[in-house]
RNA sequence: GCCCGGGUAGCUUAUUGGUAAAAGCGCAAAUUUGAAGCAUUUGAGAAAUGAGUUCGAUUCUCUUUCUAGGCA
Numbered sequence: 001g002c003c004c005g006g007g008u009a010g011c012u013u014a015u016u017g018g019u020a021a022a023a024g025c026g027c028a029a030a031u032u033u034g035a036a037g038c039a040u041u042u043g044a045g046a047a048a049u050g051a052g053u054u055c056g057a058u059u060c061u062c063u064u065u066c067u068a069g070g071c072a
Base pairs, nucleotide, nucleotide: 001071002070003069005067006066007065010025011024012023013022018055027043028042029041030040031039048064050062051061052060
């Protein structure tokens, strides 16, 4: 330099054009406990960047960027 895959919450994964993005672990609070742990309930927290297509984009297209792999 070229080819291909991927980037969604602190971590691991869903969702795949339809308006409120889901779950597990983790975090916070309440109940409970002498205190903690366990348990129950509640809550906060996310689509890499920019543009385009569309009535509507996490999803489709392009750019940039990061990352795993392959070729030379």

Overview: RNAcentral holds the sequence, with entries from GtRNAdb and Rfam. A computed fold for a 72-nucleotide RNA from Phlebiopsis gigantea 11061_1 CR5-6, annotated as transfer RNA. It matches the Rfam family "tRNA". By type it is a transfer RNA. The gene name in the source record is tRNA-Phe-GAA-4-1. Its mean pLDDT, the model's own confidence on a scale to 100, is 84. Lineage of the source: Eukaryota > Fungi > Agaricomycetes > Phanerochaetaceae > Phlebiopsis gigantea.